[in-house]
RNA sequence: AUUCUUCAGGGCAGGGUGAAAUUCCCUACCGGCAGUUAUAGCCUGCGAGCCGCUCUGCGGUUGAUCCGGUGAGAUCCCGGAGCCGACGGUAAAGUCCGGAUGUGAGAAGAUG
Numbered sequence: 001a002u003u004c005u006u007c008a009g010g011g012c013a014g015g016g017u018g019a020a021a022u023u024c025c026c027u028a029c030c031g032g033c034a035g036u037u038a039u040a041g042c043c044u045g046c047g048a049g050c051c052g053c054u055c056u057g058c059g060g061u062u063g064a065u066c067c068g069g070u071g072a073g074a075u076c077c078c079g080g081a082g083c084c085g086a087c088g089g090u091a092a093a094g095u096c097c098g099g100a101u102g103u104g105a106g107a108a109g110a111u112g
Stems, first nucleotide, its partner, number of pairs: 003110005014026003028095002030085002032046004041083002049061005065081005087098003
């Protein structure tokens, strides 16, 4: 190299209104994988999701950050202030229920 096995997403506590809301309002909480001179939800890429098609696959789409400090070097660390989050259901959902005992970037181990 090859083949196989296992693993691989977290989060509304407390309160308000209401007939009804974990969906609205106050507040709270969460952050997949790889890379990058230095540790990243918001830098680059990927996965998932969503859309389309001639559907073992191909194509498209795919969110969000600034300021100051340290340093050789940081949109990654420290301080501060912000911002973002598929589809279907339902009182309007990043957090509930569902597709999903799914898919999967990839990680670890075995083999040799």